[in-house]
Model confidence (mean pLDDT): 83 of 100. Predicted 3D model of a 478-nucleotide part of an RNA (small-subunit ribosomal RNA, 5' domain) from a Candidatus Gottesmanbacteria bacterium. The organism belongs to Candidatus Gottesmaniibacteriota, within Bacteria. It was read from a public genome assembly.

Context: one part of a larger RNA
RNA sequence: GGAUGAACGCUGGCGGCGUGCCUUAUGCAUGCAAGUCGAUCGAUUUUUGCGCAAGCAAACGUAGAGGCGGACGGGUGAGGAUAAGCAAGGAACGUACCUCAAACUUCAGCAUAGCUCGUCGAAAGACGGGGUAAUGCGGAAUGUGGAUGUGAGUCUAAAGGGCGUAACAACCCGGUUUGAGAGCGGCCUUGUGACUAUCAGCUAGUUGGUAGGGUAAAGGCCUACCAAGGCUAUGACGGUUAGGGGGCGUGAGAGCGCGACCCCCCACAAUGGCACUGAGACACGGGCCAUACAACUACGGUUGGCAGCAACAGGGAAUCGUUGGCAAUGGACGCAAGUCUGACCACGCGACGCCGCGUGAGGGAUGAAGGCUUUCGGGUCGUAAACCUCUUUUGCUCCGCCAUCGAGGCGGGGAGAAUAAGCACCUACAAACUACGUGCCAGCAGUCGCGGUAAUACGUAGGGUGCAAGCGUUAUCC
Numbered sequence: 001g002g003a004u005g006a007a008c009g010c011u012g013g014c015g016g017c018g019u020g021c022c023u024u025a026u027g028c029a030u031g032c033a034a035g036u037c038g039a040u041c042g043a044u045u046u047u048u049g050c051g052c053a054a055g056c057a058a059a060c061g062u063a064g065a066g067g068c069g070g071a072c073g074g075g076u077g078a079g080g081a082u083a084a085g086c087a088a089g090g091a092a093c094g095u096a097c098c099u100c101a102a103a104c105u106u107c108a109g110c111a112u113a114g115c116u117c118g119u120c121g122a123a124a125g126a127c128g129g130g131g132u133a134a135u136g137c138g139g140a141a142u143g144u145g146g147a148u149g150u151g152a153g154u155c156u157a158a159a160g161g162g163c164g165u166a167a168c169a170a171c172c173c174g175g176u177u178u179g180a181g182a183g184c185g186g187c188c189u190u191g192u193g194a195c196u197a198u199c200a201g202c203u204a205g206u207u208g209g210u211a212g213g214g215u216a217a218a219g220g221c222c223u224a225c226c227a228a229g230g231c232u233a234u235g236a237c238g239g240u241u242a243g244g245g246g247g248c249g250u251g252a253g254a255g256c257g258c259g260a261c262c263c264c265c266c267a268c269a270a271u272g273g274c275a276c277u278g279a280g281a282c283a284c285g286g287g288c289c290a291u292a293c294a295a296c297u298a299c300g301g302u303u304g305g306c307a308g309c310a311a312c313a314g315g316g317a318a319u320c321g322u323u324g325g326c327a328a329u330g331g332a333c334g335c336a337a338g339u340c341u342g343a344c345c346a347c348g349c350g351a352c353g354c355c356g357c358g359u360g361a362g363g364g365a366u367g368a369a370g371g372c373u374u375u376c377g378g379g380u381c382g383u384a385a386a387c388c389u390c391u392u393u394u395g396c397u398c399c400g401c402c403a404u405c406g407a408g409g410c411g412g413g414g415a416g417a418a419u420a421a422g423c424a425c426c427u428a429c430a431a432a433c434u435a436c437g438u439g440c441c442a443g444c445a446g447u448c449g450c451g452g453u454a455a456u457a458c459g460u461a462g463g464g465u466g467c468a469a470g471c472g473u474u475a476u477c478c
Stems, first nucleotide, its partner, number of pairs: 001478004006474005013357006019350002021315001026313002030310003035068003040065002043062002046059005075268003085192006093185003098181008106140002109137002115130006145156004160173003194240003201231003206228008243265004247258004270291005293304004321347001323346003329343001330341004360390004370381004396414007422467005428447002433462005443450002
């Protein structure tokens, strides 16, 4: 000198774009953050229509069964050091939704929730009897295909719905099997991948083999048996620290330091463990167990997990609103209409940063008053002010237009120089000097050093220098 997710002191006019818990991965009141589909299904409240009635139909809803989605999106960085990540390769794999191609979509059944009746319970909820539907569940058939086998052969599917029709058909949305693709993911190898020797030896599933199990898949991944291997000063093992990369800061570069925001990857979801479902999880707002903590309780028991968005407490030098909207972009579901979406888009708060603009412009000497100083003549603040002329950015105020899904955008008029300057420094480094006060005191200080009676170094004033809505200080990096 540059830089910062900064903080502190003094000061503070406006706008645009960014950015904002770095500390306790501490605890969390409240609201919201993942639902959707009636073109899968039965039932049902309300309303309306038809009907004498039984009942039927339609619309808005409701809980339930079923499907798809809750593995994405959002958060955080605790852990983890041959790991993750990154780069380049590889073979023994999976893939819902999407695209393409081929073939099929036949038959007869079963249970259960909701419902109803009853019982227990403070609640959360639970249990029993009856009975019902499906794109729910199981069975049979067929086998384009697929799997397996040398072969004969054996095994292996499916679901309907909408529109329409007198009923079919056609058309649309689906279902099943197989193959291919796209994208995505799992696995392996090599290279790279922090410090430490005041850590020198480490290792029994350890290293390899055979057989088996397991997985979507290779493999000590696991098990049994057999062998005795494997790693290591090119640093094993241990310890400490740490999410990694694209990048960011600085620097002429080499390098050094960092990893906020944004993008990719990894890991985690109170702590530890476990599996279930599923194409995909060992699953933040799913489940089970244990532990700690917390809440409710009728004391029998029950419930919870903000490292989602806000908010709160605590911690801290320190970090924002319990805002609006799904109009845009994107996502889930749906044929669609649409619903949901604290993702996102907007607005709000903070000079936290960067950038832009403004606080007026031109004229104006009797060098006014006043301040400071003085050798008392003067000098200086200083064209500065007053005064004259002008302008109106920003701000204030009025109106119109555009957009309309919304934040908003554009244009015109009015009054009025009006609404707007500070901070640090002035011995040298280093731009900028005098007076008074103080008297090794009070104090200053980045370094050298100033201050003990004329201090350009302390304090105040006048003046000056620098930067400017900021200026200084502190911390950290180059």